[in-house]
RNA sequence: UAGGCUAGCUGGAUGAUCGCUCUUAAUUUAAGAGAGGAAAGUCCGAACUCCGCAGGAUAGGGUGCCUCCUAACGGGAGGACUCAUUAAGAGAUGGAAAGUGCAACAGAAAGUAAACCGCCUUUUUAAGGUAAGGGUGAAACGGUAGUGUAAGAGACUACCAGAAAGGCUUGAGAAAGCUUUUGCUAUGCAAACCCCACCUGGAGAAAGAUCAAAUAACUUUGUGUUAUCCGCACAUAAAAGUGGGUAGAUCGCUCGAGCCUAUUAGUGAUAAUAGGCCUAGAUGAAUGGUCAUCGUUCAGUUUACUGAAUACAGAAUUCGGCUUAUAGGCUAGCCUUAUAU
Repeated sequence: UAGGCUAGCUGGAUGAUCGCUCUUAAUUUAAGAGAGGAAAGUCCGAACUCCGCAGGAUAGGGUGCCUCCUAACGGGAGGACUCAUUAAGAGAUGGAAAGUGCAACAGAAAGUAAACCGCCUUUUUAAGGUAAGGGUGAAACGGUAGUGUAAGAGACUACCAGAAAGGCUUGAGAAAGCUUUUGCUAUGCAAACCCCACCUGGAGAAAGAUCAAAUAACUUUGUGUUAUCCGCACAUAAAAGUGGGUAGAUCGCUCGAGCCUAUUAGUGAUAAUAGGCCUAGAUGAAUGGUCAUCGUUCAGUUUACUGAAUACAGAAUUCGGCUUAUAGGCUAGCCUUAUAU
């Protein structure tokens, strides 16, 4: 200098004036506060509320290396292993020797699969033996060398690789290294069915609670918050349906697994301690309009002026995550490369 990998921050500000909602105090005025990093998706986890079982079994669903963090999670941090690449990196990471299934074309044959050419033997039309050599293919029943053979072959030997069964060492562990025996040589896919281990009641803020008003009639039979079965409980009740009548108010509703700063411990996520702060609560739904100055980006050219633009997008019980959208601006670390010292 150029390119790349990873992880983040910000995404408008100030003043004046008018207006809207809430809170506090007063009595018609004053003060304070007022939409995000994703409020989106409704994908996970929970807090909270309700269900006379939130009892048992089966099914279903979810996760999947080790350790730690967290209220918990399918989340996060740090490691191990595998893979790609020059590298920074990526990872949906238990089991393929329990079973089933899939792998185009080519090829003789693609998994307890095979004999096309070739080699050897014979009674030479053909039959038998063989898998060393050749061909096809991403992959052809381990590799190299030798012995041996009619010709060959782990058939045997030496060395090597893998696999299985052990042992020792290091590590908290996943795992790594070394070593012994055995000719055992068994492709890939489980983001295929499946097997194994662990986890899992349901519904959901229009959840629910209280007060007010109304509380006719009729039909069916079992009903009970995933599904099935068993158990248990209740049955002039309850459930489902047709249909008449009444219908407003308050709470839930924002003080929280809360936020900020510092110290200590820790590789880190994070934890503890101390100090400080209170930052929407609407309910057909407020959080805005105008003016001026500034910020950022682009263009022009009078070099400090002019013009234009300024992303994704709006709370509705709350919180922790994940995923997606985002004009522009900025930061940190790492890898490769050019040049100079």

A computed fold for a 341-nucleotide RNA from a Fidelibacterota bacterium, annotated as Bacterial RNase P class A. The sequence was found by an Rfam model in a public genome assembly. Its mean pLDDT, the model's own confidence on a scale to 100, is 78. Its Rfam family is "Bacterial RNase P class A". Rfam describes the family as follows. Ribonuclease P (RNase P) is a ubiquitous endoribonuclease, found in archaea, bacteria and eukarya as well as chloroplasts and mitochondria. By type it is a ribozyme. Lineage of the source: Bacteria > Pseudomonadati > Fidelibacterota.